[in-house]
RNA sequence: CCCGUUCAAUCUGGAGAGCGGCGCGCGCACGCGCGCCCACCGAAGGGGCUAACGGCCACGCUGUGUGUACAUCACUGGCGCGCCGGAAAAUCUCAGGUUCAGCGGACAGAGGGUGUGAG
Numbered sequence: 001c002c003c004g005u006u007c008a009a010u011c012u013g014g015a016g017a018g019c020g021g022c023g024c025g026c027g028c029a030c031g032c033g034c035g036c037c038c039a040c041c042g043a044a045g046g047g048g049c050u051a052a053c054g055g056c057c058a059c060g061c062u063g064u065g066u067g068u069a070c071a072u073c074a075c076u077g078g079c080g081c082g083c084c085g086g087a088a089a090a091u092c093u094c095a096g097g098u099u100c101a102g103c104g105g106a107c108a109g110a111g112g113g114u115g116u117g118a119g
Stems, first nucleotide, its partner, number of pairs: 002119001003117003007113001010110004018038001020037007039098003045094001046092002053085004059080004063075003
C1' cells in the first nucleotide's frame, strides 16, 4: 500500500396499521395535546421458541471386557428418542406506532475516519 473485518458518526434509500369512541386542557369553534376504552401494525428497544451447530451422560438405546447369563461390575466407552446452551426481518406485542407531511425507523448502500487480521 492492497484486501478482509470491527465500531461510531455523516450522507442517501427506507414499510405497516384508526380522519375510531368517551373525557379533560388550550375561553367556544377549528385544530392540537393528554388520559381511558375498543380495533389494528411491526422495522426503535424488549421477551419467548426452536433449527443448524456446540457441550453433557442422571434417563433410554447400544459396544467391548468379565461371566453360564439381557445378572453384576468395569471403560477419561459410543449414541439420541434424553439434558444444557443456542439465530432471525420468522414469533409475541410489554414498550413503541396507526390521515398527508414531519419526527422516528429495522435494514441496505456510499465515501472518509477508527480499531484489528494467523491474508
The RNA shown here (Glycine riboswitch aptamer) has 119 nucleotides and comes from Andreprevotia lacus. Rfam family: Glycine riboswitch aptamer. Rfam links the family to the GO term glycine biosynthetic process. Its mean pLDDT, the model's own confidence on a scale to 100, is 80.